[in-house]
Context: one part of a larger RNA
RNA sequence: CUGGGUGUAAAGGGAGCGUAGACGGAUGUGCAAGUCUGAAGUGAAAGCCCGGGGCUCAACCCCGGGACUGCUUUGGAAACUGUGUAUCUAGAGUGCCGGAGAGGUAAGCGGAAUUCCCAGUGUAGCGGUGAAAUGCGUAGAUAUUGGGAGGAACACCAGUGGCGAAGGCGGCUUACUGGACGGUAACUGACGUUGAGGCUCGAAAGCGUGGGGAGCAAACAGGAUUAGAUACCCUGGUAGUCCACGCCGUAAACGAUGACUACUAGGUGUCGGGGUCGCAAGACUUCGGUGCCGGAGUUAACGCAUUAAGUGCUCCGCCUGGGGAGUACGCACGCAAGUGUGAAACUC
Numbered sequence: 001c002u003g004g005g006u007g008u009a010a011a012g013g014g015a016g017c018g019u020a021g022a023c024g025g026a027u028g029u030g031c032a033a034g035u036c037u038g039a040a041g042u043g044a045a046a047g048c049c050c051g052g053g054g055c056u057c058a059a060c061c062c063c064g065g066g067a068c069u070g071c072u073u074u075g076g077a078a079a080c081u082g083u084g085u086a087u088c089u090a091g092a093g094u095g096c097c098g099g100a101g102a103g104g105u106a107a108g109c110g111g112a113a114u115u116c117c118c119a120g121u122g123u124a125g126c127g128g129u130g131a132a133a134u135g136c137g138u139a140g141a142u143a144u145u146g147g148g149a150g151g152a153a154c155a156c157c158a159g160u161g162g163c164g165a166a167g168g169c170g171g172c173u174u175a176c177u178g179g180a181c182g183g184u185a186a187c188u189g190a191c192g193u194u195g196a197g198g199c200u201c202g203a204a205a206g207c208g209u210g211g212g213g214a215g216c217a218a219a220c221a222g223g224a225u226u227a228g229a230u231a232c233c234c235u236g237g238u239a240g241u242c243c244a245c246g247c248c249g250u251a252a253a254c255g256a257u258g259a260c261u262a263c264u265a266g267g268u269g270u271c272g273g274g275g276u277c278g279c280a281a282g283a284c285u286u287c288g289g290u291g292c293c294g295g296a297g298u299u300a301a302c303g304c305a306u307u308a309a310g311u312g313c314u315c316c317g318c319c320u321g322g323g324g325a326g327u328a329c330g331c332a333c334g335c336a337a338g339u340g341u342g343a344a345a346c347u348c
Base pairs, nucleotide, nucleotide: 003320004319005318006317007302008301012316014201015200016199017198021194022193023192025088026087027086028085029084030083031082033081034080035077036076037075038074039073040072041071042070048066049065050064051063052062053061054060091191092188093187094186095184096183097182098181103177104176105175106174107173108172109171110154115149116148117147118146119145120144121143125136126135162169163168206247207246208245209244210243211242215241216240220236221235222234223233258315259314261312262311263310266293267292268291269290270289271288272287273286274285275284276283277282297304298303321348322347323346330341331340332339333338
């Protein structure tokens, strides 16, 4: 390389949009590039294969045939692929009607709680732990009442509930805005799937500039514990956590399971919509999501099982013994931290 794989053994890209490319629905018809078929030319000789012959055999040599899977030219076929054309509606999209949702962005508003400040009441403790101590408190703390300031997060509702491509999204209101779903069947007429590069998004931490800073809290300090304790526990506490703008581009970015589509027993719960029956409660049915259980099948087993890890098609990423190593070097990106790409010697 081929092959075989990719939930957990090595291996699914963090996610989306999309370029090239690859692949692609139904019917009629034209062409004939691929494809099939006939013919001609060529495919040197030797060699190879088959048959025969010559050296006493063989090697070796000679003769005949085949093959030389190919290329070129030409006649034909039209199922499939391709291509042109005409048509279609089952894929895809649009329109119309409808309801659901923490989907996104911005602005405004609200209450509970913590902390701080002021004032009242009040007096000797509070706090903390396994036990303590550091710490706070007679300059009046803790507790309690009233008033005020400020920041951050939104109890209950809340649910293997919902929404989003993923990251993720949760108080209330308003504005702007994306997507999905159900119904209808008016419109377009294959407009599709995937997607190397590319572009965009991308938790937390981190970085830059300027704000903000209540609580929490890396670092740091102190108190304990301990043989020690650069920890676990306690008292403090700065970056940070928050906002705006700009970077970073990673993660156990996980369902450790790429995307699309078709087919293949069921049962049961739940969310959103529709239909039939019913006064209603509800029953039956259907489409889309989200769970659990389970059969065939599959799997090394565990398990998966119409939300497949089953059976097929299409396209992409990736793997190929362990260590060395996600390292070195080079290149690219970045303010930096670093990220991406990514070896070898050697060794088992």